[in-house]
Parts: sequence; structure tokens; C1' cells
RNA sequence: UUAUUACAAAGCCAAGCUUGGUGUGAAUCAAGCACGGAAAGCUACAGGUCUUUAUUUCGCGACUAAAGAUGGCUGGGUUGCAUUU
Repeated sequence: UUAUUACAAAGCCAAGCUUGGUGUGAAUCAAGCACGGAAAGCUACAGGUCUUUAUUUCGCGACUAAAGAUGGCUGGGUUGCAUUU
């Protein structure tokens, strides 16, 4: 430096719920508790899922197009603590 992760140590994050806020919405932010996590740090490039608008339709849905959300859905990219080998 790269790969690896049983036992440890120092720590870290925070599912879901509650309260308040933001957004048409998916969802998200703050505080508390703690489901869990070796990247559950960051990143929307690829796919998946979800939302909105348009098209279409008697209407809903599907298809198509555009704009979004999701990193704790999967992969990729990238950064990092400690120990073992």
C1' cells in the first nucleotide's frame, strides 16, 4: 500500500415510533428512544421501486415522454477507524 474480518478497543450511524417543520406528492429536516448496520460515510452513473405532469381513455389502469424521490433496494464510483491474516 492492497485485500480481509472471528475475538477485542475507541467510537460512528439511526429503522420504526412520537412531537414540530418543509413539499401537490413520493419523501425529507430537527429533537428523543434504539430496529439494526463494517462503510447503514459520500455520490443519482446503470437498474429496480415510488411520486407528479402531459398523452391516451367514458373513467381507472397500462404504454410513451418529461420532471422529481429513494444511497437503510441492488450494482458501480469514491473516501475512511481499529484488529487479524
This is a predicted structure of an 85-nucleotide RNA (c-di-GMP-I riboswitch aptamer) from an uncultured Gammaproteobacteria bacterium. Its Rfam family is "c-di-GMP-I riboswitch aptamer". From the family's description: GEMM was predicted in a large-scale screen for bacterial structured RNA regulatory elements. The sequence was found by an Rfam model in a public genome assembly. Model confidence (mean pLDDT): 86 of 100.